Predicted 3D model of a 144-nucleotide RNA (c-di-AMP riboswitch aptamer (ydaO/yuaA leader)) from Thermoactinomyces mirandus. RNAcentral holds the sequence, with entries from Rfam.
RNA sequence: CCGUACCAAUCGCUGAAUCCCAUACGGUGGGAACGGGGGAACCAACAUAUUUUACCGGGGUGAAUCCUGAGUCUUGCUCAGGUAGGGUGACUCUCAGCACCCGAAUCCGUCAGUUAACCUCGUAAGCGUUGUGAGAGAGGGAAC
Numbered sequence: 001c002c003g004u005a006c007c008a009a010u011c012g013c014u015g016a017a018u019c020c021c022a023u024a025c026g027g028u029g030g031g032a033a034c035g036g037g038g039g040a041a042c043c044a045a046c047a048u049a050u051u052u053u054a055c056c057g058g059g060g061u062g063a064a065u066c067c068u069g070a071g072u073c074u075u076g077c078u079c080a081g082g083u084a085g086g087g088u089g090a091c092u093c094u095c096a097g098c099a100c101c102c103g104a105a106u107c108c109g110u111c112a113g114u115u116a117a118c119c120u121c122g123u124a125a126g127c128g129u130u131g132u133g134a135g136a137g138a139g140g141g142a143a144c
Base pairs, nucleotide, nucleotide: 011128012127013126014125018032019031020030021029022028033123034122035121036120037119038118043113057111058108059107060106061105066082067081068080069079070078071077072076085102086101087100088099089098091137092136093135094134095133096132
């Protein structure tokens, strides 16, 4: 000097998942804030007729849906390619535009449209980006 790995702190990212108070310091309690579910009226839906298929329910959180091909006897699962949609590139927003990513998982248990009042639940988990131009706004520092 370069590279790799680990630890700590600061800062930052996905996400609702943060902060405050009390405390016997907990497997505790409360509050604010943010987020989810249930839950009227109106509306929607529910009716009737025809055709086809089938016995496969339906619904929620979330960006995470759908298509094609292959591996599979099939559902499903796995792999590959794409895709609705979503995220990051370090103040916020808008526009342009480049790069890199995600495109999962899970819950309820035959049941829920919307939904004021009201009822109720959560505050986890996991990580390490810091390229460009224009405009508007905010904030900070230095000098005098």
The coordinates come from a structure-prediction model, not an experiment, and the mean pLDDT is 78.